Predicted 3D model of an 84-nucleotide RNA (c-di-GMP-I riboswitch aptamer) from Lysinibacillus telephonicus. Model confidence (mean pLDDT): 81 of 100. The sequence is in RNAcentral, with records from Rfam. NCBI's taxonomy places the organism under Bacteria, Bacillati, Bacilli, Bacillaceae, Lysinibacillus.
RNA sequence: UUACAAUAAAAGCAAACUCAUUGAAAAAUGAGGACGCAAAGCUUCAGGUCUAAGGUUCAUUGCUAUGACGGCUGGGUUGCAAUC
Numbered sequence: 001u002u003a004c005a006a007u008a009a010a011a012g013c014a015a016a017c018u019c020a021u022u023g024a025a026a027a028a029u030g031a032g033g034a035c036g037c038a039a040a041g042c043u044u045c046a047g048g049u050c051u052a053a054g055g056u057u058c059a060u061u062g063c064u065a066u067g068a069c070g071g072c073u074g075g076g077u078u079g080c081a082a083u084c
Stems, first nucleotide, its partner, number of pairs: 012037002017032006035071001041077003045074003048069003054064003
């Protein structure tokens, strides 16, 4: 310097579900609750997935993102402890 992340200590986050609210929906926020997570901290730059108000269409049951997802993947960036 690079790779890996064993064993510990101190912590952290919070899936499904329930209630309330917002939204056309996907979904989000708050409270409860823990399936799990070494970044399950932050970030749409790229891909992917979801929704379809509006628009469009013979197809109004089709298509379409300007909407959503960071607990879908990659990238960027920040943080705790230790050295088998």